[in-house]
This record gives sequence, C1' cells and structure tokens, in this order.
RNA sequence: GACCCCGUAGUUCAAUGGAUAGAACGACCCUCUCCUAAGGGGUAAAUGCAGGUUCGAUUCCCGCCGGGGUCACCA
Repeated sequence: GACCCCGUAGUUCAAUGGAUAGAACGACCCUCUCCUAAGGGGUAAAUGCAGGUUCGAUUCCCGCCGGGGUCACCA
C1' cells in the first nucleotide's frame, strides 16, 4: 500500500430502515436485615467523526479516525 472484519451505557452483548435504542453484570438510591451478603423496587448511563440517500438511518452509500486479520512491498 491492497483487501476483509469490527467500533452501541463503565464492561460484555442485542437491535439490521419504523423509534421512547434494549438486556446482563457493574454504579447510585430506597426496601428487607441486629449487621453484612443475598432478595425486591427504582434512577442515571451509549450508536467513533463528518457528509449523503430516505418521510424516516444504529442499520444503506462515500470519506476520515481507531482496533484486528490476510496479502504484497521492503534488506
């Protein structure tokens, strides 16, 4: 350099054009308990960046950025 895959809550993963973007674990608050843990209820928290297509984009297209892989070049 070429090609392929990936980038979503603090972490691990869903959602693959229809909306209030979900779950588990974690955090915080309340409850329960003599206390702690467990249990129960609740709260906050995310689409890498910038354009485009569309009535509508996490999803499709283009360009960047970052991570991983394969190949090539290189002495």

Transfer RNA from Candidatus Peribacteria bacterium RIFCSPHIGHO2_01_FULL_51_9, 75 nucleotides, folded computationally. NCBI's taxonomy places the organism under Bacteria, Bacteria candidate phyla, Candidatus Peregrinibacteriota, Candidatus Peribacteria. Model confidence (mean pLDDT): 80 of 100. Rfam family: tRNA. From the family's description: Transfer RNA (tRNA) molecules are approximately 80 nucleotides in length. The family's RNA type in Rfam is transfer RNA.